[in-house]
Context: one part of a larger RNA
RNA sequence: CGCUUGGACUUUUGAGAGGGGACUCCUACAGUACGAGAGGACCUAGGAGUGAGAAUCCCUGGUAUACCGGUUGGUCCAAAAGGCCAUCGCCGGGUAGCUAUAUUCUUAUGUGAUAAGCACUGAAAGCAUCUCAAGUGCGAAGCACACCUCAAGAUUAAAAGUCCAUAGGAGUUUAUCCCGAGAGCUUCCCAGUAGAUUACUGGGUUGAUAGGCUUUAGGUGUAAGUUCCGUAAGGAAUUUAGCCGAGAAGUACUAAUAAGCGACUCU
Numbered sequence: 001c002g003c004u005u006g007g008a009c010u011u012u013u014g015a016g017a018g019g020g021g022a023c024u025c026c027u028a029c030a031g032u033a034c035g036a037g038a039g040g041a042c043c044u045a046g047g048a049g050u051g052a053g054a055a056u057c058c059c060u061g062g063u064a065u066a067c068c069g070g071u072u073g074g075u076c077c078a079a080a081a082g083g084c085c086a087u088c089g090c091c092g093g094g095u096a097g098c099u100a101u102a103u104u105c106u107u108a109u110g111u112g113a114u115a116a117g118c119a120c121u122g123a124a125a126g127c128a129u130c131u132c133a134a135g136u137g138c139g140a141a142g143c144a145c146a147c148c149u150c151a152a153g154a155u156u157a158a159a160a161g162u163c164c165a166u167a168g169g170a171g172u173u174u175a176u177c178c179c180g181a182g183a184g185c186u187u188c189c190c191a192g193u194a195g196a197u198u199a200c201u202g203g204g205u206u207g208a209u210a211g212g213c214u215u216u217a218g219g220u221g222u223a224a225g226u227u228c229c230g231u232a233a234g235g236a237a238u239u240u241a242g243c244c245g246a247g248a249a250g251u252a253c254u255a256a257u258a259a260g261c262g263a264c265u266c267u
Stems, first nucleotide, its partner, number of pairs: 001153001006164007016150004022050007034039001051107006060100004067093005072086005110145003117138004168178003184261004188204005209255003212251005218244003225238005
């Protein structure tokens, strides 16, 4: 831009396109059929796994320069407390998120038309013959469906539902112009289940969208100060403390200011 006859929002249909399709082992049948023996099945039923793929973070782990603690040397410092530098100084843990080696699921089943092949009936050719004779059937991991994803620019441009508009004025009452209302949309702003930008999703005071604050799941592991014990290093009590809390709930304190577009106004 189109979607042919108004403008929007939501939910669908599916022409068409793409994807997937794997394999192994064990048990029973059965040491049976077969075979002199050695050996050793088809078919069918049941079970387990490998590989591949997808999703997810409840579990098991990893990471975690958010965070908490311990500790060495230095520096600020009278000391203590607390900072800073040394690969995050090193070390021990670790929420959210991300993640695999973790968890779950799929790789299933059936239908139809067939290939090679196997056949039925059956003449030409009194027999025989599956038939580049008429007629009929079975038959594959393959094909078309079924399964998963996209999909109306499918220009044959689809369907359903809901919402909005039919005011006013000028004009030759046609064309055209002015002004209002208006479902909804956008710029902009606050953000993230999204993300390079864009797009997408949620929110914008009729508000819990983010930050802050309060409480908290949870992490770390018992702060500082004071008191007591010890000559001291240090230990104990106050204290399952203190600090943090990307997660959860509540709360308008802060920031979501403002502005624009928007329908033959038909019959």